[in-house]
Context: one part of a larger RNA
């Protein structure tokens, strides 16, 4: 020095735990805001720096319920104190709620200045005032009211709208209408009652799901890209106007059985309907409208069955002897508890807010017959050219839209059945509206897991988007366990002090707080052996 053992230090692996996560089911909610929001800044405690809570009435106010011994939050301590005249807690309504922020009197370097103390600015109604350009009209000035304005995780609807990359290169294609930005809305959106779909049969609004199908088909026929009826589920629901007719009021001149506006009626369809011109009904039943509203639900509770004794620090383990079960789910308790605590099953329960909701009231909805006449949605459809969309790239490209031009017909009428013709068949464009099944989850409550278990799992189990970086946009950590209970080692000794040695506690202190377990590098002590 080096191998071996053995005991230590160090270190913080490893089992094992959870306090935080995930990630799904059901149910709830699905906004919040000018009566001032998310978000915040300062302040509010006897002693308060954090962080939760509250706002100058500031660790709290007031009522109203529910509870019943404690209480002054995390977080001990000191100090003072409240409480059976019901405190604290836990629901409900309610008061206050500083300053910034949409922030809105003005102003600004957010959280702060100013003043006349204000609804600032847009939308509306009203006055009044008023150009070019007479009437008028646009602008304007006041006043009223209080609608808008901002915030928000996905999901919905639309506007614009990339490129990496694929194509082994590339430019058409792709990637993809994706990301990404703006606009708006809803709890769902959006879509919706055929000018569909088929196919010579029939089907009956849309919406979603299996399926059809990697089919048909598109495609520098390359890479790729890809439907639709139909079939079988889910959910079901169908209205409403325009018109034509008829009235009733207000304008207009050309003064008419007149035009044109409003407002009532009427009327709503593809076996065409309807106006008209006549006949009959006005019960039943339906309703997605508006009230009422038994009663049900949520936001507090309450009740609630049975076990002892040994052993052991400690029993729920075991060992004896017993019980309960509409309740042997869960969690706690000195180990492992149906019967110990919370509690579970089963019952009960609201003074006041919210939710839904039978009856119940109001509203609102009929039909047949004739076929002359009138109406049946126009710069529309189609056409042309130029895009876009449709699974589809100009193709024979039909359907849908969108620009520019051009431009019809009213049922003897118009559109589709993939260029177009014709037969046939199907439908009724050019206005609206419409639940449910669909799709999400910032949130709430309650359940589950062949999820995780401190390098995991959320970036965060712990005061984290914090400490730290960074002019900034941004980026972004580490770090959990004493012990059943602090009983957290009085007291004595070395020492300056860390720290240590007794002493006590405790089952255990090699659980002593740098604290459970305590691998391994690495360091040592001691011992053999070897050099």
């Nucleotide at each position: 020095a080096g191998c071996u053992a053995a005991c230590g230090g160090u270190g913080g692996a490893u089992a094992c735990c959870u306090a935080g996560g995930c990630a799904c089911g059901c149910a709830g909610a699905g906004g919040c805001g000018a009566u001032g929001a998310a978000g915040g800044a300062c302040g509010u405690g006897g002693c308060g720096a954090c962080c939760g809570a509250c706002g100058a009435a500031a660790c709290a106010c007031u009522c109203c319920g529910g509870g019943g011994a404690g209480c002054u939050g995390g977080a001990a301590g000191c100090a003072a104190g409240c409480u059976u005249u019901g405190a604290g807690c836990c629901g409900g309504a309610g008061a206050u709620c500083u300053c910034c922020g949409a922030a809105u009197g003005g102003g600004a370097c957010a959280a702060c200045c100013c003043c006349c103390a204000g609804a600032a600015c847009g939308a509306c109604u009203g006055a009044c005032u008023g150009a070019a350009u007479c009437c008028a009209u646009a602008g304007g000035u006041c006043a009223g009211a209080a609608c808008g304005a901002g915030c928000g995780a996905a999901c919905c609807g639309g506007g614009c709208g990339a490129a990496c990359u694929g194509a082994a290169a590339c430019a058409u294609c792709u990637u993809a209408g994706u990301a990404g930005c703006c606009c708006g809305a809803g709890g769902a959106a959006g879509a919706g009652a055929a000018a569909g779909a088929a196919a010579c049969c029939u089907c009956g609004a849309u919406u979603c799901c299996c399926c059809u199908a990697g089919u048909a088909g598109c495609g520098g026929c390359g890479a790729g890209c890809g439907a639709a009826g139909c079939g079988g589920g889910a959910a079901c629901a169908g209205c409403c106007u325009a018109a034509a007719c008829c009235g009733a009021c207000a304008g207009c001149c050309u003064a008419g059985a007149g035009c044109c506006g409003u407002c009532g009626g009427g009327g709503u369809c593809g076996u065409g309907g309807g106006a008209c011109a006549g006949u009959c009904a006005u019960c039943c039943g339906a309703g997605a409208a508006g009230g009422a509203g038994c009663g049900a639900g949520u936001u507090a509770g309450g009740u609630g069955a049975a076990g002892c004794g040994g052993u052991u620090g400690a029993a729920a383990g075991c060992c004896g002897c017993a019980c309960c079960a509409g309740a042997g789910g869960a969690g706690g308790u000195g180990a492992a508890a149906g019967u110990c605590c919370u509690g579970u099953a089963g019952c009960c329960g609201a003074a006041a807010a919210c939710u839904c909701u039978a009856a119940c009231c109001u509203c609102u909805c009929g039909a047949c017959u004739g076929c002359a006449u009138c109406c049946c949605g126009a710069g529309u459809a189609g056409c042309a050219c130029g895009g876009g969309u449709u699974a589809a790239g100009u193709g024979u490209a039909a359907u849908c839209c969108c620009g520019u031009g051009u431009g019809a017909a009213u049922c003897c009428g118009c559109g589709a059945g993939g260029a177009c013709c014709a037969c046939c068949u199907c439908g009724u464009a050019a206005g609206g509206c419409u639940a449910a099944a669909u799709a999400c989850u910032c949130c709430u409550g309650c359940g589950u897991g062949a999820c995780c278990g401190a390098u995991a799992g959320u970036g965060a189990a712990a005061c984290a988007g914090u400490a730290c970086c960074g002019u900034g946009a941004g980026g972004g950590a580490a770090a959990g366990g004493u012990g059943a209970a602090a009983a957290g080692a009085a007291c004595c000794c070395c020492g300056g002090a860390a720290g240590g040695g007794g002493a006590g506690u405790g089952a255990a202190a090699u659980a002593g707080a740098a604290c459970a377990u305590g691998a391994a590098a690495c360091c040592g002590u001691u011992a053999g052996c070897u050099u």

Annotation:
Large-subunit ribosomal RNA, domain I from a Geitlerinemataceae cyanobacterium, 531 nucleotides, folded computationally. It matches the Rfam family "Bacterial large subunit ribosomal RNA". Its family is annotated with ribosome and structural constituent of ribosome in the Gene Ontology. RNAcentral holds the full RNA, with entries from ENA.